[in-house]
The RNA shown here (transfer RNA) has 72 nucleotides and comes from Gekko kuhli. It matches the Rfam family "tRNA". Rfam classes the family as a transfer RNA. Its mean pLDDT, the model's own confidence on a scale to 100, is 80.

RNA sequence: GGGGCUGUGGCUCAGUGGCAGGGCCUCUGCUUCACAUGCAGAAUGUCCCAGGUUCAAUCCCCAGCAGCUCCA
Numbered sequence: 001g002g003g004g005c006u007g008u009g010g011c012u013c014a015g016u017g018g019c020a021g022g023g024c025c026u027c028u029g030c031u032u033c034a035c036a037u038g039c040a041g042a043a044u045g046u047c048c049c050a051g052g053u054u055c056a057a058u059c060c061c062c063a064g065c066a067g068c069u070c071c072a
């Protein structure tokens, strides 16, 4: 320098053109002498960034950034 893959809460992963969900973590309550476990509830995401297509974009297209990987 070129090709491919990935980018979604604190972590890890789904998701699909119609304004986003699971698990873990955190907090509160119940249970316990206390802790753990269990149960119930809550909070946490302008979906990497900028533009385009569209009535509507996390999703499709283009440029960029970051990471991983292959070639040189």
Stems, first nucleotide, its partner, number of pairs: 001071007010024004018055001026042005048064001051061002